[in-house]
Molecule: SAM riboswitch aptamer (S box leader)
Organism: soil metagenome
RNA sequence: UCUCAUCAAGAGUGGCUGAGGGAAAGGCCCGAUGACGCCACGGCAACCGGUUCUGCUGCAAGGCGGGACGCCAGGUGCCAACUCCUACCCGAGGACCGGGAGAGAUGAGA
Numbered sequence: 001u002c003u004c005a006u007c008a009a010g011a012g013u014g015g016c017u018g019a020g021g022g023a024a025a026g027g028c029c030c031g032a033u034g035a036c037g038c039c040a041c042g043g044c045a046a047c048c049g050g051u052u053c054u055g056c057u058g059c060a061a062g063g064c065g066g067g068a069c070g071c072c073a074g075g076u077g078c079c080a081a082c083u084c085c086u087a088c089c090c091g092a093g094g095a096c097c098g099g100g101a102g103a104g105a106u107g108a109g110a
Stems, first nucleotide, its partner, number of pairs: 001110007012041005020030003025086003042079003047075002049072003052068001053066005083103001088100004
């Protein structure tokens, strides 16, 4: 950089530090009653992984699926606000709301 999937749920305490932070613009928020960040411990979730049952295929090793909203929690990720909201398009012109696109995040693969 490309492809695919997901993004309305869920989950915080302590220590250190000390002024910004929430991607970017606008808004709206968080923040010296200490945010953001780092560390420790804890937790959430189940993408990958493991495991049980099973179908097809294969001489075999294995490959490709399916079910129990299964079980585990090793690799990631996450633990203010819907991805905090909006920008572009559509739904009757506005508001609201809804759908989509774009951008972004995370995972898996290339």